[in-house]
Description: The RNA shown here (c-di-GMP-I riboswitch aptamer) has 100 nucleotides and comes from Marinobacterium zhoushanense. The model forms 100% of the base pairs in the Rfam consensus. Model confidence (mean pLDDT): 80 of 100.
RNA sequence: UCCGGAUAAAGGCAAAGCCCGGGUAACCGGGCGACGCAAAGUUACGGGUCCCCCUCUGUAAAGCAGCUUUUACGGUAGGGGGGAUCGCCGGACCGCCAAA
Numbered sequence: 001u002c003c004g005g006a007u008a009a010a011g012g013c014a015a016a017g018c019c020c021g022g023g024u025a026a027c028c029g030g031g032c033g034a035c036g037c038a039a040a041g042u043u044a045c046g047g048g049u050c051c052c053c054c055u056c057u058g059u060a061a062a063g064c065a066g067c068u069u070u071u072a073c074g075g076u077a078g079g080g081g082g083g084a085u086c087g088c089c090g091g092a093c094c095g096c097c098a099a100a
Base pairs, nucleotide, nucleotide: 005097012037013036017032018031019030020029021028022027035087041093042092043091045090046089047088048085049084050083051082052081053080054079055078056075057074058073059072060071061070062069
């Protein structure tokens, strides 16, 4: 120095839930709280998952001579756009302690 890493020591983070605030939402910030974590430090770079919009499409209503249009509520295999998550996995960067 690298791998590996403890019922060690010092220090650290904080899931669910609840409260306050932000966001259409996924989710985020703060407080309380600890399920866990040796990178649960940083980074959305690749994959995954999730949300929103468009495309597509169903039903209903209204209007029109009609094609069809508008509105409301839905669906979602595929395609496109935007976003969330690093406590889902991988990559990149950086780092505390220190036994067998």